[in-house]
Predicted 3D model of a 1489-nucleotide RNA (small-subunit ribosomal RNA) from an Anaerolineales bacterium.
Its mean pLDDT, the model's own confidence on a scale to 100, is 84.
The sequence is in RNAcentral, with records from SILVA.
Rfam family: Bacterial small subunit ribosomal RNA. Rfam links the family to the GO terms ribosome and structural constituent of ribosome.
């Protein structure tokens, strides 16, 4: 780094989709080891049960163990009393400390919560350090205790007794606090800083030691480390949330904290906050970091670290230095639990475990040995922190499943072209080893200090022992490394995309084999990337998605020339910080690596200073080019208002005048004898203004056109007087804005949606007619959209030209103009550079640049829903998801098609002749039928077609009977001598079956051949022409169809083949970025027409010609004339048999048509194998209600019939042909001459010459049929042909339609041939006789060719392709309701607690007082404010669900119609408005796409 997928193919756009790399994962398979790490993402649900927070007897008193003493009692075991004890520990209790840390989880939080960087002159610190200075005197209580109650418990009342380092009160006061006075420096600023000196007020405990002293405490400065606050920047969505806000923003006083603040009160003032995004609303716990990536980003926040923030849910305090406090207390609520129902307990989001949810996450474990923590003076106790162990391939790393040799290339699998190929040195074998396992043995470091190790007999070492104990999984069309075979047969399946599967699947499954990776391997899921596919770095907007209809213009952004200031941006330096891990380097330490340690780097849009000043920004001064005035001039359908003017249309009046008008493709309907149309005259009126007028003009657009006058806007030139940057651009806003359309009123001539009439049509709601309301027109308002289009935003600079035009000015020039030259504004058109996918643009840019707005990000859903805003509606702007698709799509290119064009052939049409379609018959086909009617062949291109010959045979089919190595080949093994081979009677419908008999061949004597057994095969017209060979039809004897080389184009692909001419013809000529060349065309071949030679078997007139077969000559536009370009060519003539291809044959380019044929032959594969082979009889392929092709004979007189007579060509011929003569009406028979053929034979009809019929079912016609015959042939029933004589059907020239053919042709005529025994042949194939008519012409109809234009086609119009309607499925919207949640609101209630009031009950310390008693202070109670929650109540913001309903999206083969795509058959589109089963239709305007 890129690749697939839109299209026949191409380039763009674009979008999906893959190859990477990650992860707290999970799920399928498989599983040897070991380090190092990680493990409830879900339900911040709910927990049983065990542990996590305790410690100090060296603060206290008590008690109890235990020791020592000494008593009483004694079963001599012990009990039980006193007094001692540096002894011990414990248990509760007063105290002290600590429990605010450690551990959890992420639920709240969008916030000074976090991260950065400061403030703190507004502040606080237990324990630890340094310093200073104290520790005096003295009181009165409460627990434990003991009695006395209460309760089930938890608990607790009541009386009394005691200590303290608990508690109180005096003293001192360095200090500190506070209050005045007064100075002293700092600071950007006020000070609560600091110093003096004055008042006034506050301290303290003690405990161990024998002592030294240590631990402790009061007070107080400072330090350290940790908070508290407060500020500047940074980090999320959604504007379909745009306003918000009453303690709200200030300020005074007060409270209140450690402290600043409205933190909170009272009063004053009315203010703050917001497009730079306030409020709402959703969503998250921030960071260091992680992954991803080239970076910039983008995603994440799990494990380690730092901060917050929770701890069942709310609240709200306490005690402490610090908490509003996870293992504290209080209140209310949900649970859940005990209960003697009175009442009480609980709180794993510590560490393990347990339901529970889920795809899914461990062990009720050691240990305080280490680290670190609290408590103590210690010693030590505690410490689920935390070291370690278990369980899990859950990730990262390491290792291993052996290593060498080893050919006959075993054996088995697979495959095969049967030859071999591959699994394959792969195994067997031999030889080695020994990581790992597996036994046994030794055994650490972790422990700084004598002991003490969970880990753990573990890491490591030694030795034995044997290839042992260990390999899977995906995947093999492409993309993507890696192919057979067989199964299956749009089945079953597969699939990430594109796509695979309908009988030969490298795609589905299994199997060999192969590639990948590996103790893993795939899959799913996520994120990043690739996607420059939100583009800052890095995208675009004429037509591919996408420039606002247009202008005015606040804010915003950005701005001309010059000096000067000054340093905000900006640069450089210097320093502060940017915690540790983490990443990069360097280097160590585990056998390496993972992993870890050490030292460097790196990391910010920070702060702090110092420096520079080009550029920006700021102040300041100046300038005139930008912009703008002033003066003179010009063109203009520019607006508005008022006036007027003729043409015409229509309608009324009046006259002329008749029968018709009008409309159309053709008609109708309409109008008209009541008098239309036509016509002349007059009049009303309404609405638009020919000609002029033009890619002319004017306007910002939209749009604006008779003539006048009146107000008004703006452009352009010309001087270069004045202002001095006044200026571009513009989110929102405010204004204009065609057509339609609403609303009031007026007004209607003519058009005209709707609507009614006539036509068209299958229908016609539509095009085309005949009428016709709204509406078009005005006046006031409203609407606010268009293809509002150059589909090109506004303004400015620059960037070779040529040619028109319209205004203006200078010059030149004329009588006066124009033409001519500059030059300025404006409009076109054509091109350089450049630009672009291509098409195009091209000074009027789509070029090259600047400044700013507005838009885009696959199709579709959707110019839609929903909200919100506007509007009388109509509707208008804003604008989504879900859900489905793999492409939608733009330019262009070669075809193919057009009911597009232009030019040109063809018996294409037309002109003509003779014919089919009607009949009867042949024959073929359908379809029927049947045991079977064999298969095939099916528009043109099947249907007298495979069939150039179906009675058996053919023959494949059907019915029956036989045979299985077989009717037919080939190999092998064995067998065989009267063998092979013929064969009589006999059974049989034959096949076949039996055999008397007779009986070979070849030989190098081994044997061959032949027979017969058996094994291997044979065999098949079964199947697939869509698995092929080869052959054929077709287009079509149509004139095309490629190539090389060079040019052109990014490219498909183009040129050449195009274009003038010509021509049968890409045939020639000429032009021309082509030059040439191939295969078609023509020629070369055949025949036939004239001639010459030459040879002559037959023929005859007898040696010449005809004939015959052979070689050659001849025709080339050679020759003249005109024509055309000094061309190709073409007209005419002329010569000549033949004239411009002379006539006809053979010849049939790339290519289409999956065309046609496995039944002609060949062949892959599949199928069968005592039958789908094969023999045989008999049947059928020949059936018949019909339908259709081809023919034939006819319908008649240009005919039939009789009778007579004449002429050919070409072929056939020995199992053939068959004279003559004979015999039959005749088929035929007989005969036998001749002929292996120019030699014998088979050969004419129409025609002509005469007679008859005489228009009729006929003396036309022959079908049918009946009967006699004849010939082939093993046999004519099914099922042949012929002849004879009788029989005498339809037919009177054929409806729509349709076929052939242009000259020796058509038509008629009649002859061979081949197949063949015979013939159903009227076919087919060739022969020759007789012998015509028309072509004016190319508009139509059909094929074709070439150019060219259109396209939405490309399977190519037999194409695409739209909308309704029904069915199915999905998401979705509305909806009467219905039911949740969320955060407020308003009253009401009102716990626990703080304050705050009262405090008549109670009340040791202190004061007074001998006392009693009394004061100060204190509690208790009550009372208030505030307040969790609870209730009421309207409402709001969100969900789910809901008869019905609206539309949308999918769905191989449903209806209806054809709207779009050609001129798509009314050109389309579009905005509006009406209409309609649907597409769509039609009004009015507008666009060209």
């Nucleotide at each position: 780094a890129g690749a697939g997928u839109u299209u026949g193919a191409u380039c763009c756009u674009g979008g999906c989709u893959c190859a990477g790399g990650a992860u707290g994962a999970a799920c399928g398979c498989u599983g040897g080891c070991g380090g190092c790490g990680u493990g409830c993402c879900u339900a911040a649900u709910a927990c049983a049960u065990g542990c996590a927070a305790g410690u100090c007897g060296a603060a206290c008193g008590a008690g109890g163990c235990c020791c020592u003493u000494u008593g009483u009692a004694u079963u001599c075991g012990u009990a039980u009393g006193a007094a001692g004890g540096u002894g011990u520990c414990c248990u509760a209790g007063u105290g002290g400390c600590g429990a605010a840390c450690g551990g959890g989880u992420g639920a709240g939080u969008a916030a000074c919560a976090c991260g950065u960087a400061g403030g703190u002159g507004a502040c606080c610190u237990a324990c630890c350090c340094c310093g200073a200075a104290g520790c005096g005197g003295g009181g009165g209580a409460c627990a434990a205790c003991u009695c006395c109650g209460g309760g089930a418990a938890a608990c607790u009342g009541g009386a009394g007794c005691u200590a303290a380092u608990a508690c109180c009160c005096c003293a001192u006061g360095u200090u500190c606090u506070c209050c005045a006075u007064g100075g002293u420096g700092u600071u950007a600023g006020a000070g609560g800083a600091c110093c003096a000196u004055g008042g006034a007020g506050c301290a303290a405990a003690g405990g161990a030691g024998c002592a030294a002293u240590c631990c402790a405490c009061u007070u107080u400065g400072g330090g350290a480390g940790g908070g508290g606050c407060c500020u500047g920047c940074g980090g999320c969505c959604c504007a379909u949330c745009a306003g918000c806000u009453a303690g709200u923003u200030g300020g005074u006083a007060g409270g209140g904290u450690a402290a600043u603040g409205g933190c909170c009160u009272a009063c004053c003032a009315a203010g703050g906050c917001u497009a730079u995004g306030a409020c709402g609303g959703g969503u998250a716990g921030g960071g260091g970091a992680c992954c991803u990536g080239a970076g910039a980003g983008g995603g994440u926040g799990g494990u380690c670290c730092c901060c917050c923030a929770c701890a069942c849910u709310g609240g709200a305090a306490c005690u402490g230095a610090a908490a509003c406090a996870c293992g504290g207390a209080c209140c209310a609520g949900a649970c859940a639990c005990c209960u003697a129902c009175g009442g009480g307990u609980g709180g794993c989001a510590g560490c393990a475990g347990u339901a529970g949810g889920g795809a899914a996450u461990a062990u009720u474990g050691c240990a305080c040995a280490a680290u670190g923590g609290g408590c103590g003076a210690a010693a030590g106790c505690c410490u689920g922190a935390u070291g370690c162990a278990g369980c899990a391939a859950c990730g990262c790393c390491g290792c291993g499943u052996g290593c060498g040799c080893g050919a006959u290339g075993a054996a088995g699998g697979c495959c095969u072209u049967c030859g071999g190929g591959u699994u394959g040195u792969a195994a067997a074998g031999c030889g080695c080893u020994u990581u790992u396992c597996g036994g046994g043995g030794a055994g650490a470091u972790g422990a700084g200090g004598a002991a003490g190790g969970a880990c753990a007999g573990u890491a490591u070492c030694c030795u034995c022992g044997g290839a042992a104990u260990a390999a899977g999984u995906c995947u093999c069309g492409g993309c993507u490394a890696a192919c057979u075979a067989c199964g299956u047969g749009c089945c079953a399946g597969c699939a990430g995309c594109c796509g695979c599967g309908g009988u030969a699947a490298a795609a589905c499954g299994u199997a060999g084999g192969a590639g990948g990776c590996a103790a893993g391997c795939g899959u799913u899921a996520u994120c990043c990337g690739a996607a420059u596919u939100c583009a800052c770095u890095g995208g675009g907007c004429g037509u591919a998605a996408a420039g606002c209809g247009c202008g005015u213009g606040c804010a915003g952004g950005c701005g001309g020339u010059u000096c000067g200031g000054u340093a905000a941006g900006u640069u450089g330096g210097a320093u502060g910080u940017g915690a540790a891990a983490u990443c990069u380097c360097c280097u160590g330490g585990c056998u390496c690596a993972a992993c870890u340690g050490g030292g460097a780097g790196a990391g910010g849009u920070c702060g702090u200073u110092c420096a520079a000043u080009a550029c920006u920004g700021u102040c300041g001064g100046a300038c005139u080019u930008g912009a703008g005035g002033a003066c003179g001039g010009u063109a203009g359908a520019g607006g508005g208002a008022g006036g007027u003017g003729g043409a015409a249309u229509u309608c009324c009046c009046g006259g002329u005048g008749u029968a018709g008008u009008g409309g159309u493709g053709a008609a109708a309907u309409g109008c008209g004898u009541a008098g239309a149309u036509a016509u002349c005259g007059g009049g009303a009126g309404g609405a638009a203004c020919a000609c002029c007028a033009g890619u002319g003009g004017c306007g910002a657009a939209g749009g604006c056109g008779g003539c006048c006058u009146c107000c008004u806007g703006g452009a352009c030139c010309g001087u270069u007087c004045c202002u001095g940057a006044c200026g571009c651009u513009c989110a929102g806003a405010c204004g204009c804005g065609a057509a339609a359309g609403c609303u009031a009123g007026g007004g209607u001539a003519g058009c005209a949606a709707a609507c009614g009439g006539g036509a068209u049509u299958a229908g016609a709601a539509a095009c085309c007619c005949c009428g016709g309301u709204a509406g078009u027109c005005c006046u006031a308002g409203c609407u606010g959209u268009a293809a509002a289009c150059g589909a090109u935003g506004u303004a400015g600079a620059c960037u070779u030209g040529g040619u028109g035009u319209u205004g203006g000015u200078g010059g030149g020039g004329u009588a006066a103009a124009a033409g001519c030259c500059a030059u300025c504004a404006g409009u076109g058109c054509c091109g350089a550079a450049g630009c672009a996918a291509a098409c195009g643009c091209g000074a009027u840019a789509a070029g090259u640049c600047u400044a700013c707005c507005g838009c885009c990000u696959g199709g579709g859903g959707a110019c839609u829903a929903c909200g919100g805003c506007c509007g009388c509606a109509a509707g208008g702007u804003u604008a989504a998801a879900a859900c489905u698709c793999a492409a939608a799509g733009g330019a262009a290119u070669u075809g193919a098609c057009g009911g597009g064009g232009g030019c040109c052939c063809g018996c294409a049409c037309a002109a003509g002749c003779a014919g089919c379609g009607g009949a009867g018959c042949g024959u073929g086909u359908g379809g029927u039928u049947u045991a079977a009617u064999u298969c095939g062949a099916u528009g043109c291109u099947a249907c007298g077609c495979g069939a150039a010959g179906a009675a058996c045979c053919u023959u494949a089919c059907c019915u029956g009977g036989g045979u299985u190595u077989g009717a037919c080949a080939u190999a092998u093994a064995g067998g065989u001598a009267g063998u092979a081979g013929g064969g009589a009677a006999c059974c049989g419908a034959a096949a076949g079956g039996g055999g008397a008999c007779c009986g070979a061949c070849c030989u190098u004597c081994g044997g061959g051949a032949g027979c017969c057994u058996a094994u291997a095969c044979a065999g098949g017209u079964g199947c697939u022409g869509c698995a092929u060979g080869g052959c054929u039809g077709u287009c079509g004897u149509c004139a095309g169809c490629u190539c090389g080389u060079g040019c052109c184009g990014u490219g498909a692909g183009g040129u050449g083949u195009u274009u003038g001419g010509u021509u049968a013809a890409g045939u020639c000529c000429a032009a021309a970025a082509a030059c040439g060349a191939g295969c078609g065309c023509a020629a070369c071949c055949c025949u036939c027409g004239g001639g010459u030679c030459u040879a002559g078997u037959u023929a005859c007139a007898a040696g010449u010609g005809u004939c015959u077969a052979g070689a050659c000559c001849g025709a080339c536009u050679g020759c003249c004339c005109g024509c055309g370009a000094g061309a190709a060519g073409c007209g005419g003539g002329a010569g000549g048999a033949a004239g411009g291809u002379g006539g006809g044959g053979a010849u049939g380019a790339c290519g289409u048509c999956a065309a046609g044929u496995c039944a002609g032959c060949a062949u892959g594969g599949c199928c069968u194998u005592u039958a789908u082979a094969u023999c045989c009889a008999g049947g059928g392929c020949u059936a018949c209600a019909c339908a259709c092709a081809c023919g034939c004979u006819a319908c008649a007189a240009u005919g039939g019939u009789c009778g007579g007579u004449a002429c050919a060509g070409a072929g056939g011929g020995u199992u053939g042909c068959c004279a003559a003569g004979c015999c039959g009406c005749g088929a035929g028979g007989u005969g036998g001459a001749g002929c292996u053929a120019a030699u014998c034979c088979c050969c004419a009809a129409a025609g002509c010459c005469g007679g008859u019929c005489u228009c009729a079912g006929u003396u036309c016609g022959g079908a049918u049929u009946g009967u006699a015959g004849g010939c082939u042939g093993c046999a004519a029933c099914c099922c042949g042909c012929c002849u004879g004589c009788a029989u005498g059907a339809a037919g009177u020239u054929g409806g729509a339609g349709u076929u052939g053919c242009u000259a020796g042709u058509a038509a008629c005529c009649g002859c061979g041939c081949g197949u063949c025994a015979g013939c159903u042949a009227u076919a087919g194939c060739g022969c020759g006789g007789u012998g015509a008519a028309u072509a004016c012409g190319u508009u139509c109809c059909c094929g074709g060719g070439c150019c060219u234009u259109g396209u939405a086609c490309a399977c190519a119009c037999c194409g695409c392709c739209c909308g309704u309607c029904a069915c199915g499925u999905c998401a979705u919207g509305g909806a009467a309701g219905c039911u949740g949640g969320c955060a407020a609101c308003a009253c009401c209630u009102g716990a626990a607690g703080c304050c705050g009031g009262u405090g008549g009950g109670c009340u040791a310390a202190c004061c007074c007082g001998a006392a009693a008693g009394g004061g100060a202070g204190g509690c208790a109670g009550c009372c208030g404010u505030c307040g969790a929650g609870g209730g009421u109540g309207g409402g709001g913001c969100u969900g789910g669900u809901g008869a019905c309903u609206g539309g949308g999206a999918c769905g191989a083969a449903g209806u209806c119609g054809u709207a779009a795509c050609a001129a798509g058959g009314u050109a389309g589109c579009u905005g509006u408005a009406g209409c309609g089963g649907a597409a769509g239709c039609u009004g009015c305007g507008g666009c060209u796409g």